A computed fold for an 88-nucleotide RNA from a Gammaproteobacteria bacterium, annotated as Glycine riboswitch aptamer. Its mean pLDDT, the model's own confidence on a scale to 100, is 81. The organism belongs to Gammaproteobacteria, within Bacteria. The sequence was found by an Rfam model in a public genome assembly. It matches the Rfam family "Glycine riboswitch aptamer". Rfam describes the family as follows. This family represents the bacterial glycine riboswitch.
RNA sequence: UGAGGUCGCGGGGGAGAGAGUCCAGCAAUGGACCGCCGAAGGCGCAACCCGCCCGGAAUCGCUCAGGCAAAAGGACCACGUGACCGAC
Numbered sequence: 001u002g003a004g005g006u007c008g009c010g011g012g013g014g015a016g017a018g019a020g021u022c023c024a025g026c027a028a029u030g031g032a033c034c035g036c037c038g039a040a041g042g043c044g045c046a047a048c049c050c051g052c053c054c055g056g057a058a059u060c061g062c063u064c065a066g067g068c069a070a071a072a073g074g075a076c077c078a079c080g081u082g083a084c085c086g087a088c
Stems, first nucleotide, its partner, number of pairs: 004085007012077002018034001020033005035068003041064001042062003048056002
């Protein structure tokens, strides 16, 4: 100098599944009952990473939690920006 990478912040994009039934309530919501979804989180196998072991670990699985009109949330993505690492 700076490809690339890590983390944070900002606004943007962002799927799936009953506007289910009953009771209370203006609604939000709370209780009960069935039916579903998975991309907050969590857990698990293990694809994969590691020469092996140890270890790590998914967009896979489970649905505890969460969610099933809108709103909110939302893994992840690009952009902007701050800090850090940094090959040639």